[in-house]
Context: one part of a larger RNA
RNA sequence: CUGGGCGUAAAGCGCGCGUAGGCGGACUGUUAAGUCGGGGGUGAAAUCCCGGGGCUCAACCCCGGAACUGCCUUCGAUACUGGCGGUCUAGAGUCCGUGAGAGGUUGGUGGAAUGGCGAGUGUAGAGGUGAAAUUCGUAGAUAUUCGCCGGAACACCAGUGGCGAAGGCGGCCAACUGGCACGGUACUGACGCUGAGGUGCGAAAGCGUGGGGAGCAAACAGGAUUAGAUACCCUGGUAGUCCACGCCGUAAACGAUGAGUGCUAGACGUCGGGCAGCAUGCUGUUCGGUGUCGCAGCUAACGCAUUAAGCACUCCGCCUGGGGAGUACGGUCGCAAGAUUAAAACUC
Numbered sequence: 001c002u003g004g005g006c007g008u009a010a011a012g013c014g015c016g017c018g019u020a021g022g023c024g025g026a027c028u029g030u031u032a033a034g035u036c037g038g039g040g041g042u043g044a045a046a047u048c049c050c051g052g053g054g055c056u057c058a059a060c061c062c063c064g065g066a067a068c069u070g071c072c073u074u075c076g077a078u079a080c081u082g083g084c085g086g087u088c089u090a091g092a093g094u095c096c097g098u099g100a101g102a103g104g105u106u107g108g109u110g111g112a113a114u115g116g117c118g119a120g121u122g123u124a125g126a127g128g129u130g131a132a133a134u135u136c137g138u139a140g141a142u143a144u145u146c147g148c149c150g151g152a153a154c155a156c157c158a159g160u161g162g163c164g165a166a167g168g169c170g171g172c173c174a175a176c177u178g179g180c181a182c183g184g185u186a187c188u189g190a191c192g193c194u195g196a197g198g199u200g201c202g203a204a205a206g207c208g209u210g211g212g213g214a215g216c217a218a219a220c221a222g223g224a225u226u227a228g229a230u231a232c233c234c235u236g237g238u239a240g241u242c243c244a245c246g247c248c249g250u251a252a253a254c255g256a257u258g259a260g261u262g263c264u265a266g267a268c269g270u271c272g273g274g275c276a277g278c279a280u281g282c283u284g285u286u287c288g289g290u291g292u293c294g295c296a297g298c299u300a301a302c303g304c305a306u307u308a309a310g311c312a313c314u315c316c317g318c319c320u321g322g323g324g325a326g327u328a329c330g331g332u333c334g335c336a337a338g339a340u341u342a343a344a345a346c347u348c
Stems, first nucleotide, its partner, number of pairs: 003320004007302002012316001014201004021194003025088007033081002035077008049065006091191001092188003095184005103177007110154001115149007125136002162169002206247006215241002220236004258315006266293013297304002321348003330341004
């Protein structure tokens, strides 16, 4: 390079937007670049192949043929691909009317609970565990009542429910704002798909500056357990967890399943919308989502199965025995931690 692959064996970038590129709907005209056919020129010799010949054979050498699968040119063909022109509406988008939603951002606001403080009642324990102890408490704890302060998170509703590209999103209210579905079929007329580079978003932890700090809690201290116990259990407890701004850019970032389009039995549930019927809350039907089961088919099996891992096409990413190693070196990025790109010797 080719081939074969990527749910679990090695292998889908964490996810968008998008540049180049690749690929691209129906009808029609034209062109003849790709494509196909004929002719001409060229394709040195040697080599390779075939036939024959010369050295005793062979290697080697000589003669002839074929071939040199290519390039150039000319004449023609026009189905397909491409270029140019015209037309169209089934892809894509716009418009109008409805609708659901923890989609995002900002500001405000509510109650329960934990903790602290003040006050009242009240007295000897409380707490914690397998059992204890460290710990708190006569300077009045625990319990209980009232008041106040502060921070964080939002019970029930709640649902293989919803929304979002992914990460993710949950009290309530308002403002601003993104996307989606259904119905109408008025408009544009292929405007599309994918996407190397690039660019943006991206849980938690971590980092910088400044705030905040109730609870929880790495580190740390103590008490237990134990042969030991740098743990599991207990009592404390600092970073952190929270906010603003700026970094980091990773994950079992998982459906371990890239995106798009078409096609290929069904059944049952659920969410959002439409239509029809009537016994007005049910039935039927249809579009979109989300699940369970299951046929054909696929699969090494497990399983997947109209939300495919089936049948096909387009584009991108990735894999190529285990260890060494996602490491070293170098580059890029970062304040750092480190991230990313990514070997070899050696060894089995």
The part of an RNA shown here (small-subunit ribosomal RNA, central domain) has 348 nucleotides and comes from an uncultured Rhodobacterales bacterium.
It matches the Rfam family "Bacterial small subunit ribosomal RNA".
Its mean pLDDT, the model's own confidence on a scale to 100, is 89.